[in-house]
This record gives sequence, C1' cells and structure tokens, in this order.
RNA sequence: GGUCCCGUGGUGUAGCGGUUAUCACGUCUGCCUGUCACGCAGAAGAUCGCGAGUUCGAUUCUCGUCGGGACCGCCA
Repeated sequence: GGUCCCGUGGUGUAGCGGUUAUCACGUCUGCCUGUCACGCAGAAGAUCGCGAGUUCGAUUCUCGUCGGGACCGCCA
C1' cells in the first nucleotide's frame, strides 16, 4: 500500500430499509428479609464511531474518514 471483517446504553449483544432500537449482566428505587444475598416489581441509561450521499424514510445501502483486527504485497 491492497482486500476483507468489526465499531449499537457502563460491559457483552440482537437487528439487515418502516411503530417508542432487543435481550442479558451491571446501576438505581420499591417489595421481601432481623440484616445482607437470593427472589419479585419497576426505573434510568445508546441521536447506532464521525461526516456526506441515495431514499418518502437509513442502525441497515453507497462514498469518505477515524479506531481495532485478519490476510496478502513492497522496502529493509
């Protein structure tokens, strides 16, 4: 330098053009308990890495860019 893959709440993830972006763990509140834990109920938390384009509509498709990874090539 080339090709490909990944980037979504604090963490790990689902979604593959159309409702209010899914679930688990974690956090917080309440219940339960003598207390903690477990269990139960509820809540907050992601403008989907960033920018642009296509479209009536983009997390999803296209281009650029940033970060991470795999393979190949070049120099030494």
The RNA shown here (transfer RNA) has 76 nucleotides and comes from Candidatus Fimihabitans intestinipullorum.
RNAcentral records the identical sequence in 4 taxa.
Rfam family: tRNA. By type it is a transfer RNA.
RNAcentral holds the sequence, with entries from ENA and MGnify.